[in-house]
Large-subunit ribosomal RNA, domain I from an Acutalibacteraceae bacterium, 545 nucleotides, folded computationally.
Context: one part of a larger RNA
RNA sequence: GGCGCAAGGGGAAUGCCUUGGCACUAGGAGCCGAAGAAGGACGCAACAAACUGCGAAAAGCUACGGGGAGCCGUAAGUAGGCUGUGAGCCGUAGAUAUCCGAAUGGAGCAAUCCGGCUGGAGUCAUGUCCAGUCAUCGUGUACUGAAUACAUAGGUGCACGAGGGGAACCGCCUGAACUGAAACAUCUAAGUAGGGCGAGGAAAAGAAAUCAACCGAGAUUCCGCAAGUAGUGGCGAGCGAAAGCGGAAAAGGCCAAACCAGAAGUAGAAAUACAUCUGGGGUAAGGACAGCUAAAAAGCAUUGCAAGAAUCUAGCAGAAUGACAUGGGAAGGUCAACGAGAGAGGGUGAGAGUCCCGUAUGCGAAAGAGGACUGCAGCGAAGCUGAAUCCAGAGUACCGCCGGACACGAGGAACCCGGUGGGAAUAAGGGUGGACCAUCAUCCAAGCCUAAAUACUACCUAGUGACCGAUAGAGAAAAGUACUGUGAAGGAAAGGUGAAAAGAACCCCGGGAGGGGAGUGAAAAGAACCUGAAACCUUGUGCCU
Numbered sequence: 001g002g003c004g005c006a007a008g009g010g011g012a013a014u015g016c017c018u019u020g021g022c023a024c025u026a027g028g029a030g031c032c033g034a035a036g037a038a039g040g041a042c043g044c045a046a047c048a049a050a051c052u053g054c055g056a057a058a059a060g061c062u063a064c065g066g067g068g069a070g071c072c073g074u075a076a077g078u079a080g081g082c083u084g085u086g087a088g089c090c091g092u093a094g095a096u097a098u099c100c101g102a103a104u105g106g107a108g109c110a111a112u113c114c115g116g117c118u119g120g121a122g123u124c125a126u127g128u129c130c131a132g133u134c135a136u137c138g139u140g141u142a143c144u145g146a147a148u149a150c151a152u153a154g155g156u157g158c159a160c161g162a163g164g165g166g167a168a169c170c171g172c173c174u175g176a177a178c179u180g181a182a183a184c185a186u187c188u189a190a191g192u193a194g195g196g197c198g199a200g201g202a203a204a205a206g207a208a209a210u211c212a213a214c215c216g217a218g219a220u221u222c223c224g225c226a227a228g229u230a231g232u233g234g235c236g237a238g239c240g241a242a243a244g245c246g247g248a249a250a251a252g253g254c255c256a257a258a259c260c261a262g263a264a265g266u267a268g269a270a271a272u273a274c275a276u277c278u279g280g281g282g283u284a285a286g287g288a289c290a291g292c293u294a295a296a297a298a299g300c301a302u303u304g305c306a307a308g309a310a311u312c313u314a315g316c317a318g319a320a321u322g323a324c325a326u327g328g329g330a331a332g333g334u335c336a337a338c339g340a341g342a343g344a345g346g347g348u349g350a351g352a353g354u355c356c357c358g359u360a361u362g363c364g365a366a367a368g369a370g371g372a373c374u375g376c377a378g379c380g381a382a383g384c385u386g387a388a389u390c391c392a393g394a395g396u397a398c399c400g401c402c403g404g405a406c407a408c409g410a411g412g413a414a415c416c417c418g419g420u421g422g423g424a425a426u427a428a429g430g431g432u433g434g435a436c437c438a439u440c441a442u443c444c445a446a447g448c449c450u451a452a453a454u455a456c457u458a459c460c461u462a463g464u465g466a467c468c469g470a471u472a473g474a475g476a477a478a479a480g481u482a483c484u485g486u487g488a489a490g491g492a493a494a495g496g497u498g499a500a501a502a503g504a505a506c507c508c509c510g511g512g513a514g515g516g517g518a519g520u521g522a523a524a525a526g527a528a529c530c531u532g533a534a535a536c537c538u539u540g541u542g543c544c545u
Base pairs, nucleotide, nucleotide: 001544002543003542004541005540006539007538008537009536015530016496017495020468021467022465023464024463025462026461027460028459029457030456031165032164039100040099041098042055043054044053046078047077050074051073061094062093063092064091065090066089070082071081072080105114106113107112115134116133117132118131119130120129121128136162137161138160139159140158141157142156143155144154169200170198171197172196173195174194180187184234210217211216221248222247223246224245225244231239232238252449253448254447255393259280260279261278262277263276265274266273267272286391287390288389289386290385291384292383293382299379300378303377304376305375306374311369312368313367315363316362317361321336322335323334324333337354338353345357346356347355398422399421400420401419402418403417404416408434429444430443431442432441433440483490484489503529506517507516508515509514
């Protein structure tokens, strides 16, 4: 030195475990903010660094309700207290709520600095302190008011509103490239990602100038089929409907105008004309208008008031087992019982229906939320006939040119939207039915509102898993922490003594660390603590060299 055997060190794998995650289901809730949010800074405890809670009234104050014996958070300890005159704890409603932050009196390098006005405290007085108030924009309104006569701009006061934040979902505006086409330019990716604005608990859409096809349907939205069809397409890659059918859910309304009444304005000497406002009327089975009939009903998401169910925000009751042996320990074993509307689950010294918490089932609210059902008011009339007159959304429809969007790439390219230039008709009218024309059919644009079915889940409650089990599962079982970076930003590692600390009194060696006894414990599992593999490093010994 090698091989083997034995015993260790070292190391953290593995096994087992779960406080944490992941994915979903059902229900709820779906906004917060100048009454100052979200998010922070700094403080607050007898001792207090961090987290949690709270705000100079500071781990808290008040009221009401629950609950019933301990309590002064995580978190030990010392000291001192509170509590059946009901604490701590839980719920509801209030009070307080420093400074920054939209931040809003002014400024500013956020958490700081400096003010005005009114009232107050204090001082002989000034300084100082306390409370309130003072941003901007929009709308309305009153007053005031230039150049400039009336006026207007402007100014001032008051009232109301806005501003900022938010996971996804939604609408609008803007808008790529990689990629695919086996290269690439039309095309695709894709109106996606990204950017901006805005709204709500949903948003958007929505009551036919729609489809259909000579039969008819009857707002919108969503799902299944139609159908990878018809089409479109360097007819490449690809893109890709609609009618109709079956379902979910269903709901329809209001203006403008004609006409009537009133008000006040402009022009005019006046008659009158013109334009405006308010109320009625009226809204596509068109209406006004004329006549007739019936008269206050149906209905109401439509607006207000009242009342207020379920349910939610604390909780309460809740059946039934003993013994023996083994063992450190019984819930496992044996024997004998019981309950079950409860054998879901968790815990307890091993595996518990009957020990504990619970579970099935039943019950419960002073206060707050909730808003089913209902009532009252309010709104709201209906039909027939007539067809003469009047009304029925104009720089609109439409056309040319240029774009966009439609499954449809300019194509025979309709329909829809925008820019630009032209520019109608008026119900005997007009749009559409995929160029266009005729016929026929159907609808009535150029005004507005509208629940449900649909999308999503930051948040709350309950539950589920052929999901993970500490290199997994979230980045995070401790954290967006430590740490890195000027910054935007990047971003960890780290779980397990034991049933219970019973966490090793005392003795010995030692400065200590550590060790040897003793003791605890079922076991040292001894805190560098469950199990404790391998690499790697030793000790002893057999054999070989």
Taxonomically the source falls in Acutalibacteraceae (Bacteria, Bacillati, Bacillota, Eubacteriales). Model confidence (mean pLDDT): 84 of 100.